[in-house]
RNA sequence: GGUCCCAUCGUCUAUCGGUUAGGACACAUGGUUUUCAUCCAUGAAAGAGGGGUUCGAUUCCCCUUGGGACCG
Numbered sequence: 001g002g003u004c005c006c007a008u009c010g011u012c013u014a015u016c017g018g019u020u021a022g023g024a025c026a027c028a029u030g031g032u033u034u035u036c037a038u039c040c041a042u043g044a045a046a047g048a049g050g051g052g053u054u055c056g057a058u059u060c061c062c063c064u065u066g067g068g069a070c071c072g
Stems, first nucleotide, its partner, number of pairs: 001071007010025004018055001027043005048064005
């Protein structure tokens, strides 16, 4: 330098164009318990940045940023 892949709650991950972006762990609150833990209920929390296509984009396209693989 070239080609390809990836980027979503604090972490891991689902969602391949359509009504509130779902789940697990973690966290907070309440219940249970003498207390803690366990268990139960509830809650907060996310689409890397910019542009384009579309009635509608996390999803499709382009550029940038960051990470990774391969080739030279």
Predicted 3D model of a 72-nucleotide RNA (transfer RNA) from SAR11 cluster bacterium PRT-SC02. The coordinates come from a structure-prediction model, not an experiment, and the mean pLDDT is 81. NCBI's taxonomy places the organism under Bacteria, Pseudomonadati, Pseudomonadota, Candidatus Pelagibacterales, Candidatus Pelagibacteraceae. The sequence is in RNAcentral, with records from Rfam. Its Rfam family is "tRNA". It is annotated as a transfer RNA.